[in-house]
Context: one part of a larger RNA
RNA sequence: UGACGGGGGCCCGCACAAGCAGCGGAGCGUGUGGUUUAAUUCGACGCAACACGAAGAACCUUACCAAGACUUGACAUACACCUGAAAAGCAAAGAAAUUUGCUCCUCCUUCGGGACAGGUGAACAGAUGCUGCAUGGCUGUCGUCAGCUCGUGCCGUGAGGUGUUGGGUUAAGUCUCGCAACGAGCGCAACCCUUGUUGUCAGUUGAAUUCUCUGGCAAGACUGCCUUCUAGAAAAGGAGGAAGGUGAGGAUGACGUCAAGUCAGCACGGCUCUUACGUCUUGGGCUACACACACGCUACAAUGGAUGGUACAACGGGUUGCCAAAGAGCGAUCUGGAGCUAAUCCCAUCAAAGCCAUCCUCAGUUCGGAUUGGAGGCUGAAAUUCGCCUCCAUGAAGUUGGAGUUGCUAGUAACCGCAGGUCAGCAUACUGCGGUGAAUACGUUCUCGGGCCUUGUACA
Numbered sequence: 001u002g003a004c005g006g007g008g009g010c011c012c013g014c015a016c017a018a019g020c021a022g023c024g025g026a027g028c029g030u031g032u033g034g035u036u037u038a039a040u041u042c043g044a045c046g047c048a049a050c051a052c053g054a055a056g057a058a059c060c061u062u063a064c065c066a067a068g069a070c071u072u073g074a075c076a077u078a079c080a081c082c083u084g085a086a087a088a089g090c091a092a093a094g095a096a097a098u099u100u101g102c103u104c105c106u107c108c109u110u111c112g113g114g115a116c117a118g119g120u121g122a123a124c125a126g127a128u129g130c131u132g133c134a135u136g137g138c139u140g141u142c143g144u145c146a147g148c149u150c151g152u153g154c155c156g157u158g159a160g161g162u163g164u165u166g167g168g169u170u171a172a173g174u175c176u177c178g179c180a181a182c183g184a185g186c187g188c189a190a191c192c193c194u195u196g197u198u199g200u201c202a203g204u205u206g207a208a209u210u211c212u213c214u215g216g217c218a219a220g221a222c223u224g225c226c227u228u229c230u231a232g233a234a235a236a237g238g239a240g241g242a243a244g245g246u247g248a249g250g251a252u253g254a255c256g257u258c259a260a261g262u263c264a265g266c267a268c269g270g271c272u273c274u275u276a277c278g279u280c281u282u283g284g285g286c287u288a289c290a291c292a293c294a295c296g297c298u299a300c301a302a303u304g305g306a307u308g309g310u311a312c313a314a315c316g317g318g319u320u321g322c323c324a325a326a327g328a329g330c331g332a333u334c335u336g337g338a339g340c341u342a343a344u345c346c347c348a349u350c351a352a353a354g355c356c357a358u359c360c361u362c363a364g365u366u367c368g369g370a371u372u373g374g375a376g377g378c379u380g381a382a383a384u385u386c387g388c389c390u391c392c393a394u395g396a397a398g399u400u401g402g403a404g405u406u407g408c409u410a411g412u413a414a415c416c417g418c419a420g421g422u423c424a425g426c427a428u429a430c431u432g433c434g435g436u437g438a439a440u441a442c443g444u445u446c447u448c449g450g451g452c453c454u455u456g457u458a459c460a
Stems, first nucleotide, its partner, number of pairs: 001460002003457003007454007015444002019408005026298008034289002042053002064284007073124001077123001079121006088103006106115003126273002129271003135267002137262003140258001142256001147186006153162003166177003192250004197219007222244001225238004300401001304360007316347003321340002326335003367398001372393007414436007
């Protein structure tokens, strides 16, 4: 000087408390461990691994396994020699890769050759093989916490100190006063985006000449004004205002810590393989299943279930696409073909909770929907391993969940649906969007994490 303390003081945070809804019990979905397997590819392991890489494993993906094949190679550059095609089509064998046969057969030329392709040879290719403890780049975490430093000066033999401590104050090393310090940098804040109010300009595909909407420009909020308090900074209250003291949300992550994560995104040092640890193909596996954990979905019902009627969104996506009207079918869906490269047409009359009626009357039920049987539909060469959907039948566990534990302070939690990416097909996951819309916060004793000062130390 740090680090640590079941030392002290001050302060903060959904950290506790006060509340609301959950998880932990059931069924199912997904991930992980374990076990099994020819293989169940690999990575990630307290917070900060476990709906994570994966924004979507039937083939492909695919890296794993079995079998069948190739060896200058599936891909790149260049050399020497030989050949003339290569590609394409047809036939046979085969699970395919591939092999064999047949057909067809060049272009430019200075006639040396070249373009292209094949063969041989030798350089080389190739590796999702190892090392994230050799690395770059990127990322997580402490933490959007308020800290981390430097120049000159001064103090100290020196390591170092001071500044950065102290009195106040703030979300903040924010600001102010004081002070052997005076200044400065990276952080904080502001600048950026979205949103809430108004004015103005322009508007088609929107609306109908106000408004709403879309796009641009501008105004507005600064403790600016008043009162109290104060040395001042600030703080408390008020007015006006759409908005008040950071208006709300986002992006933005200092010096560093964890030899944190990633050699399987990519790049790259070293090591290793080279008729194989490389490459191609078919089939299988990644989907197994006594079990354990994690994240979710659906429920256990009457604030509900069912049937009928009826109302109101926003974000988005669409030409290999979205697919209207009309018709068929109980339905999934099919037929059909209009419009749309989109404020025009379609998804989509875009919603669902909601509201109005009726039935059910507390039951393992008109709750719940697992499981299983049958019949169909869609995508796709192909749904057996192993997809999704519909209809009929079946109708399991489950009556609110132990110890424990998670999220959340306002348009938030909770409930409700919608859209998108991935995608041929497949969403209870993810990323967004709107609708309905709470309760509680006395407070900082305690738990966890963090900041500043101080103290002890046999630790560095």
Notes: This is a predicted structure of a 460-nucleotide part of an RNA (small-subunit ribosomal RNA, 3' major domain) from a Chloroflexota bacterium. The source organism's lineage runs through Bacteria, Bacillati and Chloroflexota. The sequence was found in a public genome assembly. Its Rfam family is "Bacterial small subunit ribosomal RNA". Its family is annotated with structural constituent of ribosome and ribosome in the Gene Ontology.